RNA sequence: GUGAGAAUUGCGGGAGAGUCUGAAUGAUCAGCACCGAAGGAGCAACUUUUCUUUUAGAAGAGGAAUCUCUCAGGUAAACAGACUGCAAUUUGACG
Numbered sequence: 001g002u003g004a005g006a007a008u009u010g011c012g013g014g015a016g017a018g019u020c021u022g023a024a025u026g027a028u029c030a031g032c033a034c035c036g037a038a039g040g041a042g043c044a045a046c047u048u049u050u051c052u053u054u055u056a057g058a059a060g061a062g063g064a065a066u067c068u069c070u071c072a073g074g075u076a077a078a079c080a081g082a083c084u085g086c087a088a089u090u091u092g093a094c095g
Stems, first nucleotide, its partner, number of pairs: 001094001005091009018032001020031004033075003039071001040069003046062007
């Protein structure tokens, strides 16, 4: 520095699925049915270790997601919401 990338904050955009039934009166509890984009969990290729070794095989470890699971969360509004636009701040590969 006309600074890749990362993090934080503010203001926006932001999907899906019962405002079901019962109780209580408060945003709760129970039951059944559903959703996936808070969070969480699982896995491929690939990498690597060990054993055997018949151009390779077996076992273990690491290993991504908007994929899968649905623990959690959610199914009117509000809140939340992955991701994302703008702005600011911090850090900083690189020159």
The RNA shown here (Glycine riboswitch aptamer) has 95 nucleotides and comes from a Bacillota bacterium. Model confidence (mean pLDDT): 81 of 100. Its Rfam family is "Glycine riboswitch aptamer". From the family's description: This family represents the bacterial glycine riboswitch. The sequence was found by an Rfam model in a public genome assembly.